Predicted 3D model of a 73-nucleotide RNA (transfer RNA) from an Actinomycetota bacterium. The coordinates come from a structure-prediction model, not an experiment, and the mean pLDDT is 83. Rfam family: tRNA. By type it is a transfer RNA. Rfam links the family to the GO term triplet codon-amino acid adaptor activity.
[in-house]
Parts: sequence; C1' cells; structure tokens
RNA sequence: GGGCCUGUAGCUCAGCUGGUAGAGCGCUUGCUCGGCAGGCAAGAGGUCACCGGUUCGAAUCCGGUCAGGUCCA
Repeated sequence: GGGCCUGUAGCUCAGCUGGUAGAGCGCUUGCUCGGCAGGCAAGAGGUCACCGGUUCGAAUCCGGUCAGGUCCA
C1' cells in the first nucleotide's frame, strides 16, 4: 500500500424485508430481612464510530474518513 471482517447502553452482545432501538450482567431506588447475601418490584442509562448521499422515512442501502482485528505484498 491492497483485500476482507468488526464498531449499537458501563461490560458482553442481539436487532429479520428500511417503518417507535433491545436482552443478559452491572448500576440506582423501594419492598422483603435484626443486618448482609439472596429474592421481588420499579427506574436511570444511547451522537447506533464520524462525515456526506439516496429515500416520505436509514443502526440497516451507497460513498468517504477514523479505530481495531486478520490475510497478502
């Protein structure tokens, strides 16, 4: 330098044919308990890596950039 893959909540990851962004764990509050752990209930938490394009509508399609991984040189 070139090819391919990945980037979504604090962490690990889903997200189907473009149509309201989700799960588990963790965190916060309340209840339960003499207290802790555990259990139950509720809640907070998102620039869908970034920029642009297509579209009535984009995490999803197209182009570029950045970062990581891998292969070739």